The RNA shown here (transfer RNA) has 75 nucleotides and comes from Candidatus Woesearchaeota archaeon CG10_big_fil_rev_8_21_14_0_10_34_8. The RNAcentral record of the sequence draws on ENA. The source organism's lineage runs through Archaea, Nanobdellati and Candidatus Woesearchaeota. Model confidence (mean pLDDT): 81 of 100. It matches the Rfam family "tRNA". Gene Ontology term of the family: triplet codon-amino acid adaptor activity.
Order: sequence, then C1' cells, then structure tokens
RNA sequence: GGCGAUGUAACUCAGCCUGGUUAGAGUGCCACGCUCAUAACGUGGAUGUCGUGGGUUCAAAGCCCAUCAUCGCCA
Repeated sequence: GGCGAUGUAACUCAGCCUGGUUAGAGUGCCACGCUCAUAACGUGGAUGUCGUGGGUUCAAAGCCCAUCAUCGCCA
C1' cells in the first nucleotide's frame, strides 16, 4: 500500500441480509422485600446521539459514500 472482519447500555452480545410501531437480552449497578446479618432468591428502577461525519428516503442501527479504532490476510 491492497483486501476483509468487527464497532449497539458499565461488560458480553442479539437485531442489519428484507428500512417502519417504544432499540432489546444476559451479567453488573441502585432501591425495596426476605434474613439477626450477608449471600442467594423475588419485585421495581436508572443508563444508549447504534464508532464518527455526510447522503438517499415520508422514515435509517439496517441502504450508499467517506473516515476513525481494533484484529486478520496479502504485498
């Protein structure tokens, strides 16, 4: 230098192919219940500009372009 993969909640990930109704799950965190107390268990709650910028569209996490980070392959 060329090609590809990944990037979504604090962490691990789903959803993207096929655009549409509120962006979800598990773990973690906080509160309450339970307990002498802790853990476990139960109930409830908070947290996301979907890597970044732009474009297409009535509408974008999902399509298009550029770009950044990490990883891999080729040279």